[in-house]
Overview: Bacterial RNase P class A from an Alphaproteobacteria bacterium, 375 nucleotides, folded computationally. Its Rfam family is "Bacterial RNase P class A". By type it is a ribozyme. The coordinates come from a structure-prediction model, not an experiment, and the mean pLDDT is 77. It was read from a public genome assembly, where an Rfam model found it. Of the family's consensus pairs, 97% are formed in the model.

RNA sequence: GCGGCGGGCCGGAUGGCUGCGCCUCCUUCCAGGGGGCGAGGAAAGUCCGGACUCCAUGAAGCAACGGUGCCGGGUAACGCCCGGGCGGGGAAACCCGACGGAAAGCGCCACAGAGAACAGACCGCCCGGCCUCGGCCGGGUAAGGGUGAAACGGUGGAGUAAGAGCCCACCGCGGGCCUGGCGACAGGUCCGGCACGGCAAGCCCCACCGGGAGCAAUGCCAAAUAGGGGCCUCGCGGGCAUCACGCCCAGGGUCGCUUCAGCCCAGAGGCCCGGGUUGGCAGCACGAGCGAUGCGGCAACGCACCGCCCAGAUGAAUGGCCAUCCAGGGGGCAGGUCCCCCGGACAGAAUCCGGCUUACAGGCCCGCCGCGCCU
Numbered sequence: 001g002c003g004g005c006g007g008g009c010c011g012g013a014u015g016g017c018u019g020c021g022c023c024u025c026c027u028u029c030c031a032g033g034g035g036g037c038g039a040g041g042a043a044a045g046u047c048c049g050g051a052c053u054c055c056a057u058g059a060a061g062c063a064a065c066g067g068u069g070c071c072g073g074g075u076a077a078c079g080c081c082c083g084g085g086c087g088g089g090g091a092a093a094c095c096c097g098a099c100g101g102a103a104a105g106c107g108c109c110a111c112a113g114a115g116a117a118c119a120g121a122c123c124g125c126c127c128g129g130c131c132u133c134g135g136c137c138g139g140g141u142a143a144g145g146g147u148g149a150a151a152c153g154g155u156g157g158a159g160u161a162a163g164a165g166c167c168c169a170c171c172g173c174g175g176g177c178c179u180g181g182c183g184a185c186a187g188g189u190c191c192g193g194c195a196c197g198g199c200a201a202g203c204c205c206c207a208c209c210g211g212g213a214g215c216a217a218u219g220c221c222a223a224a225u226a227g228g229g230g231c232c233u234c235g236c237g238g239g240c241a242u243c244a245c246g247c248c249c250a251g252g253g254u255c256g257c258u259u260c261a262g263c264c265c266a267g268a269g270g271c272c273c274g275g276g277u278u279g280g281c282a283g284c285a286c287g288a289g290c291g292a293u294g295c296g297g298c299a300a301c302g303c304a305c306c307g308c309c310c311a312g313a314u315g316a317a318u319g320g321c322c323a324u325c326c327a328g329g330g331g332g333c334a335g336g337u338c339c340c341c342c343g344g345a346c347a348g349a350a351u352c353c354g355g356c357u358u359a360c361a362g363g364c365c366c367g368c369c370g371c372g373c374c375u
Base pairs, nucleotide, nucleotide: 001371002370003369004368005367006366007365008364009363010362012325013324014323015322016321017320018319020038021037022036023035024034025033026032027031040346044357045356047355048354049353050352051351052214053213054212055211057261058260059259060258061257062256065210066209067208068207069206070084071083072082073081074080085099086097087096088095089094100205101204105203106202107199108198109197122145123144124141125140126139127138128137129136130135153171154170155169156168157167172194173192174191175190176189177188178187179186180185218282219281220280221279228273229272230271231270232269233268234267237249238248239247240246251265252264253263254262289308290307291306293304294303295302296301326344328342329341330340331339332338333336
């Protein structure tokens, strides 16, 4: 210098005029003036995980349904992140992976092909017979060819009429043991002649996790209404005592089921229709907060200490114009420390956090890999 890979960050600056939302101060209310604050890395998709609030009587177990799925760690939690293992891609840096179970069971495997999971024989090879010397018939075989996404272990040898795990070596596969590792797993060694194709983003099995609804939640104030109507399910049993309260037994209702507990029993539970209001305040802006430093950790992250306060609308503010400059792009010529023109993407809070994903003009910084050249 060229090519590639990974990570982090910025995403216009300054000034003036004018406008908008919130807070605050001043002037005598109306109104005006001063000061302060005012979008994002994704505010987005609403896909995961929570906080918070209400609803369901509580606990345990089970079932159903949904989700997650290599190991270890981080975290409030996660389907996220970090580190590692295994598999795949790449020359490498590095990237990608729904990555539990297919010798529990069921199911499926299109087309092509002889045969697709209780395998099979089209061509070929070998043996025997026939023969018009082209072939045909019977048997053996599965090495070679052919079909396919996939052909019932692979390569080489020995062996044979030709062949074949029939036998042998190595590889693969399965099992036992040893070693290393917290573990996923890796390495070694012995045994087994092969028995066991693929699909679980098909059912299923195993392990773990999970109540429902959402800030238009919800609470308060004001206003308005005066409270209504229809339907369903299960129930109203007995005894003791008696003035009564009560006590006991049985039965029933109440979370999908069971058990226990609680509550209720002349009532309890559920569904629907209709009427009114739709103003204000809270929730709601100090939080799993942000920044610097130090310490622990490979890292994600944690701890300590210091500093900071950082939008709060509710038909919904955060805008527009001008000037100068900075990136960037284009053009001109007399080629420069020149002139002219264009010009800043994606997008925009609405209860709040942690993630993921998607969109994004242009630019900056750091690290790594490969090649070339110079020293």